The part of an RNA shown here (large-subunit ribosomal RNA, domain VI) has 290 nucleotides and comes from a Candidatus Aenigmatarchaeota archaeon. Rfam family: Archaeal large subunit ribosomal RNA.

[in-house]
Context: one part of a larger RNA
RNA sequence: UGCUGGCCGUCUGACCGGAAGGACGGAUUAGUACGAAAGGAACAUCCGUCCGCGGCCUCUGGUCUACCGGUUGUUAAUUGCAUAGCCGGGCAGCUAAGCCGCAUGGGGAUAAGUCCUGAAGGCAUCUAAGGACGAAGCCCUCCGGGAAAAUAGACGGCCACUCUCCCAACUGCUCCGUAAGGAGUGGAAGGGAGACGAAGGCUCUCCUAGACGAGGAGGUUGAUGGGGCAGCAGUGUAAGCUCCAAGCCUUCGGGCGAGGAGUGAGCUGGCUGCUCCCAAUCGCCUGAGG
Numbered sequence: 001u002g003c004u005g006g007c008c009g010u011c012u013g014a015c016c017g018g019a020a021g022g023a024c025g026g027a028u029u030a031g032u033a034c035g036a037a038a039g040g041a042a043c044a045u046c047c048g049u050c051c052g053c054g055g056c057c058u059c060u061g062g063u064c065u066a067c068c069g070g071u072u073g074u075u076a077a078u079u080g081c082a083u084a085g086c087c088g089g090g091c092a093g094c095u096a097a098g099c100c101g102c103a104u105g106g107g108g109a110u111a112a113g114u115c116c117u118g119a120a121g122g123c124a125u126c127u128a129a130g131g132a133c134g135a136a137g138c139c140c141u142c143c144g145g146g147a148a149a150a151u152a153g154a155c156g157g158c159c160a161c162u163c164u165c166c167c168a169a170c171u172g173c174u175c176c177g178u179a180a181g182g183a184g185u186g187g188a189a190g191g192g193a194g195a196c197g198a199a200g201g202c203u204c205u206c207c208u209a210g211a212c213g214a215g216g217a218g219g220u221u222g223a224u225g226g227g228g229c230a231g232c233a234g235u236g237u238a239a240g241c242u243c244c245a246a247g248c249c250u251u252c253g254g255g256c257g258a259g260g261a262g263u264g265a266g267c268u269g270g271c272u273g274c275u276c277c278c279a280a281u282c283g284c285c286u287g288a289g290g
Base pairs, nucleotide, nucleotide: 005159006158007157008156009155010154011153015145016144017143018142021051022050023049024048025047026046027045034039052102053101054100055099056098060096061095062094063093067089068088069087070086071085072082073081074080091270105141106140107139108138113133114132115131116130162195163194164193165192166191167190170187171186172185173184174183175182176181196289199286200285201284202283204218205217206216207215224279225278226277227275228274229273230272231271232269233268234267235266240263241262242261243260244259247256248255249254
């Protein structure tokens, strides 16, 4: 831009794409069929493994430069720096080595092939008319996309099919004029501007959504983000106080003291809730009117 008023939602499914999976092992069948014996199957059913594909993070792990703890050097000390300084853990997220699924089957039409009935051609013949079967293959059944499918779809709902002003093709009536024409007063296709207006967008708060657009949530009739609080989770017992303490110093009164024990947790959170404390205020634009 189109889809022939504009818009919102729910669908249909032409068509397109898909590993829509592949292989193997074991048990049973069965020491059966078969075979003199030696030996030794299969159909079907069940269980599993590998490869490939897709999804997910409950579990097992990895990572986790959010976070917590330990610790060294530098400094009087803090921060910083030293690969994140190094070391030990670790939620969410991401992730595989972890988890789940990807089937057997069924239906339809067929291939080679197998048949029925059956003439031409008194017989016969699967074929000429007619009829029945028959593959891991084809179509459906499974997953995804998909009204731009121009035969441009269906259903449901909302709004509109109005108002004012200006221009105006065309045109009615009246008057003047012999006529050409002129003057006045109306209608009106169409066009323009404004009002109203379903809905949408922008500005705005954001997201397990995202390269940007897009998608989704919210916008005071509000829990959308932040803050606060609670829960849960991570780390692992903070600071302070009390006691002990190798050793050092001493004016002999005592002082300093790494470290240890007890009490006591502290810190933190991309998580889950609660709470209008803060910010989503106020606004702007598009927009059918046939």